[in-house]
């Protein structure tokens, strides 16, 4: 540069569950502790689906609004390790 996620090695990361704390509130966040699994389960967030709150409605769906996670698919963009 290109190809790979097959196997190896250095290692990361943390699904849930417990404790403590935040917050109106979430499939929320922050922490200590175990790890279910992950070749990007790094980051990004202006698709699209999901959830929370608020108005709208007799309620509801629906449409507006603000939030929320990226470990729901997709996209971008960076990187390790092996081969040519």
């Nucleotide at each position: 540069a290109c190809a790979g996620a097959a196997a190896a090695a250095u290692g990361g990361c943390a699904c849930g569950a417990u404790g403590g704390g935040g917050g109106u509130g979430a499939c929320c966040c922050c922490u200590a502790c175990c790890a279910c699994g992950c070749a990007a389960a790094g980051c990004c967030a202006a698709g699209g689906a999901u959830c929370u709150c608020g108005g709208u409605c007799a309620g509801g769906a629906g449409c507006c609004g603000a939030g929320a996670g990226a470990g729901c698919c997709g996209g971008g963009u960076u990187g390790c390790c092996u081969g040519u």